[in-house]
RNA sequence: AGAGUUUGAUUCUGGCUCAGAACGGACGCUGGCAGCGUGGAUUAGGCAUGCAAGUCGAACGUAAGCCACGGUGUAGCAAUAUAUCGUGGUGAAAGUGGCGAAAGGGCGAGGAACGCGUGGGCAAUCUACCUCUGGGAUGGGGAUAACCUGCCGAAAGGCGGGCUAAUACCGAAUAUGGUAACCUGACGCAUGUUGGGAUUAUCAAAGGCGGUGAUCUUUCGGGACCUGUCGCCUGGAGAGGAGCCCGCGUCCUAUCAGCUUGUUGGUGAGGUAACGGCUCACCAAGGCUUACGGGUAGCUGGUCUGAGAGGAUGGUCAGCCGCACUGGGACUGAGACACUGCCCAGACUCCUACGGGAGGCUGCAGUCGAGGAUCAUUUGCAAUGGGCGCAAGCCUGACAAUGCGACGCUGCGUGGAGGAUGAAGGCCUUCGGGUUGUAAACUCCUGUCAUUCGGGAACAAUAGCGGGAGGGCUAAUAUCCCUUCUGAAUGAUGGUACCGGAAGAGGAAGCACGGCUAACUCUGUGCCAGCAGCCGCGGUAAUACAGAGGUGGCAAGCGUUGUUCGGAUUUACUGGGCGUAAAGGGCGCGUAGGCGGUUGCGUAAGUCGGACGUGAAAUCCCACGGCCUAACCGUGGAACGGCAUCCGAAGCUGUGCAACUAGAGUGCAGGAUGGGAGAGCGGAAUUCUUGGUGUAGUGGUGAAAUACGUUGAUAUCAAGGGGAACACCGGUGGCGAAGGCGGCUCUCUGGAGUGCAACUGACGCUGAGGCGCGAAAGCUGGGGGAGCAAACAGGAUUAGAUACCCUGGUAGUCCCAGCCUUAAACGGUGUACACUUGGUGUGGGGAGUAUUGACCCUCCCCGUGCCGGAGCUAACGCGUUAAGUGUACCGCCUGGGGAGUACGGCCGCAAGGCUAAAACUCAAAGAAAUUGACGGGGGCCCGCACAAGCGGAGGAGCAUGUGGCUCAAUUCGAUGCAACGCGAAGAACCUUACCAAGGCUUGACAUGUAGCUGCAAGUCCGGCGAAAGCCGGAUGCCUUCGAGGGUGCUACACAGGUGCUGCAUGGCUGUCGUCAGUUCGUGCCGUGAGGUGUUGGGUUAAGUCCCGCAACGAACGCAACCCCUGUGUCUAGUUGCCACUCCUGAUGAUGAGUCGGGAAGCACUCUAGACAGACCGCCUGUACAAGCAGGAGGAAGGUGGGGAUGACGUCAAGUCAGUAUGGCCCUUACGCCUUGGGCUGCACACGUGCUACAAUGGCCGGCACAGAGGGACGCUAGACCGCGAGGUGGAGCAAAUCCCCAAAACCGGCCUCAGUUCGGAUUGAAGGCUGCAACUCGCCUUCAUGAAGCUGGAUUCGCUAGUAACGGCGCAUCAGCUACGGCGCCGUGAAUACGUUCCCGGGCCUUGCACACACCGCCCGUCACAUCAUGAAAGCCGUCUGCACCCGAAGUCGCUGUUCCAACCCGCAAGGGAGGUAAGCGCCGAAGGUGUGGGUGGUGAUUGGGAUGAAGUCGUAACAAGGUA
Repeated sequence: AGAGUUUGAUUCUGGCUCAGAACGGACGCUGGCAGCGUGGAUUAGGCAUGCAAGUCGAACGUAAGCCACGGUGUAGCAAUAUAUCGUGGUGAAAGUGGCGAAAGGGCGAGGAACGCGUGGGCAAUCUACCUCUGGGAUGGGGAUAACCUGCCGAAAGGCGGGCUAAUACCGAAUAUGGUAACCUGACGCAUGUUGGGAUUAUCAAAGGCGGUGAUCUUUCGGGACCUGUCGCCUGGAGAGGAGCCCGCGUCCUAUCAGCUUGUUGGUGAGGUAACGGCUCACCAAGGCUUACGGGUAGCUGGUCUGAGAGGAUGGUCAGCCGCACUGGGACUGAGACACUGCCCAGACUCCUACGGGAGGCUGCAGUCGAGGAUCAUUUGCAAUGGGCGCAAGCCUGACAAUGCGACGCUGCGUGGAGGAUGAAGGCCUUCGGGUUGUAAACUCCUGUCAUUCGGGAACAAUAGCGGGAGGGCUAAUAUCCCUUCUGAAUGAUGGUACCGGAAGAGGAAGCACGGCUAACUCUGUGCCAGCAGCCGCGGUAAUACAGAGGUGGCAAGCGUUGUUCGGAUUUACUGGGCGUAAAGGGCGCGUAGGCGGUUGCGUAAGUCGGACGUGAAAUCCCACGGCCUAACCGUGGAACGGCAUCCGAAGCUGUGCAACUAGAGUGCAGGAUGGGAGAGCGGAAUUCUUGGUGUAGUGGUGAAAUACGUUGAUAUCAAGGGGAACACCGGUGGCGAAGGCGGCUCUCUGGAGUGCAACUGACGCUGAGGCGCGAAAGCUGGGGGAGCAAACAGGAUUAGAUACCCUGGUAGUCCCAGCCUUAAACGGUGUACACUUGGUGUGGGGAGUAUUGACCCUCCCCGUGCCGGAGCUAACGCGUUAAGUGUACCGCCUGGGGAGUACGGCCGCAAGGCUAAAACUCAAAGAAAUUGACGGGGGCCCGCACAAGCGGAGGAGCAUGUGGCUCAAUUCGAUGCAACGCGAAGAACCUUACCAAGGCUUGACAUGUAGCUGCAAGUCCGGCGAAAGCCGGAUGCCUUCGAGGGUGCUACACAGGUGCUGCAUGGCUGUCGUCAGUUCGUGCCGUGAGGUGUUGGGUUAAGUCCCGCAACGAACGCAACCCCUGUGUCUAGUUGCCACUCCUGAUGAUGAGUCGGGAAGCACUCUAGACAGACCGCCUGUACAAGCAGGAGGAAGGUGGGGAUGACGUCAAGUCAGUAUGGCCCUUACGCCUUGGGCUGCACACGUGCUACAAUGGCCGGCACAGAGGGACGCUAGACCGCGAGGUGGAGCAAAUCCCCAAAACCGGCCUCAGUUCGGAUUGAAGGCUGCAACUCGCCUUCAUGAAGCUGGAUUCGCUAGUAACGGCGCAUCAGCUACGGCGCCGUGAAUACGUUCCCGGGCCUUGCACACACCGCCCGUCACAUCAUGAAAGCCGUCUGCACCCGAAGUCGCUGUUCCAACCCGCAAGGGAGGUAAGCGCCGAAGGUGUGGGUGGUGAUUGGGAUGAAGUCGUAACAAGGUA
């Protein structure tokens, strides 16, 4: 510090996710030790049991028990035991009294508050114990608990009678003083504060313990007095504590906008320690406003995170607050409205004799419950601290310790060194090896921790006690107190820490490995099981599941989960945005607010500087130090960003005063203007009415129909009515804030601009709320209504057509009045001001020179456009009219969907508008640009693509292939073009892969090893059998004698498989397409994908060539090079040729001649080799060029014709059945052999062909002319036989020699338009050939038979010249043949192309795009099904709360007080008084009740939409002009 994820790829926007740290955590797996921390976060739910607050006998009266002594009784011989009494000591249970119990400890329910934090104030206060200090403490009185006794009660407890004490209680005296009133000085901050003075009134007290002896007294115990000490009373001061008040800070929510009647203030009174509506009476009508309401929450120091700013948090420790079963209340007290006190009410639990009582773990342990989840019913007061006490001491679940929990932090260990045959085993393997791996074994060591044995701390002495010394009080050498020295005693943890000895490497390892993210292979599984934080893995080769081996990081832990911060600049103060990604308010006016020109003088609020106080401690940081180190702890420092006070500065902001004119405004002048409102006027057009003319149609559309029209339409003429809108001008021209505004005239009225520079003197900008304006549609009322036109009707279209098109047509559109308040209200761009290069139009005004001039030209200001620089921007683009650079203010945004929806509120007559969520769900949604593909987008171009032609197919019969059906099997594959006379260039057996049946099992075939047998094998014979095969017999080698070769058998490795996967592959092939394309290097452009080059202008069959050009070159394709063919030359001359020459035979007339043969020859033809030839080379025209058009010559002319040749790639195209091949599968079978069957099966459908339908023909007869091939298990001549297929026979020929070889054509004749002398299917009969064998299932011949068919619907195929069409011939396969197929050959030999609008396919450029699996794409909505969350809903249930009223406990206060009362007063007494009190009444008052509202939650028949879900239904709305933009 970043990374993954939207795309084919890119940049951006934007969300989601990850890596980090942390936790009072939890869970899973695992787990050796120690130190220090830490541990009920949930039910503030309920609690058994024990403990957690007592202490003081030196305040007091008593007193059980115990000890000692003595007396008496009993038992016993006695010691003794026991009972009782007395004395002394000890003793403290209970009680009176004092202090404490308000601390300590726990918890965080409530509370949004002066509760907390911080800084101040009290001149408005209190304070027990403690410290210092002043003064005092005189003299009396009456009770009461305990105790005894009686009574009630189950108990808890209570009532009465009798006795008694005090530091308990009550008068009186005294008053240094306090308090109140009065006078007065000083001071201050308003009330006031603080001194001084005088008078009056009022207000106190308690004793205990010790010591000594001069004096006094005595009941002889002692007391007084003196003295010490602890207490007591009254003042003052302090310290610490408490109370009250104030400034500032302190969560979310406006879908809470108004709240408030003790409310706000005053006067008076009451109350309090004290101010105060704190309370009350009266008066006034105020007070507050992010109030009021709702939700949530203890606050802080701090803690976590973060670079910081921030964000989150408040457990342990510390400060404050609040609470103590729930609610209310007071009492006592210095202090409480009191955790382990009291009273009342309520809920709950327990006891009960049913009458009544008791209780409060949110103290420490512990228990139940709930929960994912949190410990011991431990030890000790040794230390620290607290309460009481003179003290000893007692109490202390505070605390100190230990235990439990890997909950956290820290430290240590699970060994160290050597050790290669790189062992074994595991795993992988290309079978060679690699890896685990110096790892182990083995050798030599060490001994931490754990184990065991032994030793063994510190925390503890400042209190008290003993002893010594010094000092103080004092009459005192007493006592007591203080200081100091010294001695002894005291340890829960604990025989622990620590130290030493002993033994032995012995006892100690989990998680992850597709990318992010360090770490890879095998096996299993087969969209299953499973994984997953995000992206995503898994459908037979999974580094992603599971296991294993290996590896990697961390390590007594490692992962998971939850939460917080970070990353996230993803709420942006630091530090973001708003043209198109989310986001500018529809527009203006303007309130509050924010911001604000120039100069001067003040002021000092902001601001800045200095000083001082505070900012608790702990924490964090730094330094040093203590535990072996660290964690942890100690000491010191720094810091604590803050607040407050004082002093100072005056530049800036604020503020006061004075001034200025550059901002703003006013004035004057003449122009521009569809700015607004009202009134009037006008013509064109549509329509209607009336009349005339006139006749059969009009209208409408892609085509039609509905509609109108003989009752006279449309058309046309004239007149009239009515409403609405204003052609041309008209213009990215004008005006307005926006919406918007268009005939002409008038009236009223707004704003802007230009010029002048007279006036005001900052009067300004923006603008939350607010107010106004605001297209269209819509609403209310009243008018109006020509045209247009939702709804609606009809007609078309269509599968449907609730649409598009047509004919009609009502609201509405128009006017008046009033609502509505929304728009893609858009420049998708808030307003204002300033600054920053330019060019060119246009509207308005002005100036200048010069003019006849209102022309032109130049300049200035304002408006409105285009292009473009810098700059900005993700890009597109913007660019002085900014989206540039700045300032001010407002509005708005924070992933997509849910949703601009629900609920609530406000507005509206309604429609609806404004404001505006959540649950749930997804990992995207999106912007711009790029490359493709696509378009019922555009442009250019090509192709037998169409058109023009010729001939076919589709109809018939047959052949053949396919589908389907059938079957035991009809083997398998090929399936749009690009499967279907295809693999198959030959299925009767074989082939053959299929089926049935019969057989074989190292196998039909290959290699190797081991063993055995025999000399084989083979041949022959016999038996069974359909054959294969099995069984038996006979015969039968070489040899170096080794059983070697060969062979058989047995066994093992293995063979074999046309079994699966062409979606694991190689190779080959098809197709786009013989289309003209596809790329690279360098450079340049772009953030980038990418572009450029390859686009453009021409040209070409061509990315062919030329020109231009930020490109320059190059590669694969094109073309050429190769083959055949067309012309010529040369060479060669047999088997080819035969013109000339010679010889010869036949014929003829012994002729000419013709025919045959031979020689000679190579002229010609031909054969087959070499060369020539064609290049737009020449000419004309055109063009810059490339080229094109025409011409000449030439056998051939613009690629001469044909072939071979197939770029980058596409289709997971085809082929595992041609071969090869990974993986999987079968192994007495999915292998192999055999016989027979099947592949030929037939209602039917399709493709490809053949033959025809006839006269351009058929039949008969005659008669010509090829090329290319083939031939020895072959081709076969002449001859003979047969009607023929064919047979007999066999010359010749391994072939330019011999053989196989034409038909149409041509000549002549018949047929005469007919299902025929067309056509030949089908069937019968007889034959031929091949073959082991023609039944299923071959071909051919002859005779007979003579079917359909008379030119073929929609539709569709081929072909542009030696082509189509027609005619025959050959060959491969092959015994034969289904060939009518395929591949070739020659013969005869046409027609047509205007042209590129359309169909199909293709190329280039461009455009749009929501497509990229790429239009066979994407995608929308209803319906149906399932699941989920949610709104509404008659209601129902809970909870919180307002108001009104009822009842009214305890209790304070007030009134009454007839009951009762010891202290004081009067009185001899009785009695009275003063004072108090029970009780009653009143105000208030918790809980409760009734009624009526509000908030919130749950539930709810039914209902609304929403979301999600491999293969449901209907359509096709959007994306291309998406087929109606």
Predicted 3D model of a 1525-nucleotide RNA (small-subunit ribosomal RNA) from a metagenome. RNAcentral holds the sequence, with entries from SILVA. Its mean pLDDT, the model's own confidence on a scale to 100, is 82.